[in-house]
RNA sequence: ACGCCUUUAGCUCAGUUGGCAGAGCACCGGACUUUUAAUCCGGGGAUCAUGGGUUCGAUCCCCAUAAGGCGUA
Numbered sequence: 001a002c003g004c005c006u007u008u009a010g011c012u013c014a015g016u017u018g019g020c021a022g023a024g025c026a027c028c029g030g031a032c033u034u035u036u037a038a039u040c041c042g043g044g045g046a047u048c049a050u051g052g053g054u055u056c057g058a059u060c061c062c063c064a065u066a067a068g069g070c071g072u073a
Base pairs, nucleotide, nucleotide: 001072002071003070004069005068006067007066010025011024012023013022019056027043028042029041030040031039049065050064051063052062053061
């Protein structure tokens, strides 16, 4: 330099041939317990990397950029 992959909650990851954004752990509150842990019940938390485009509608399709990774030279 070129090609490919990844980017979604604090962390690890799902998601959809375009139509309400989810799980586990973590966090907060409560129950239980002498207390903690464990267990059970409930709750909050996301500009879907950034900026544009297409569309009635975009996490999803297209373009550019950024960060990380792999490969070729």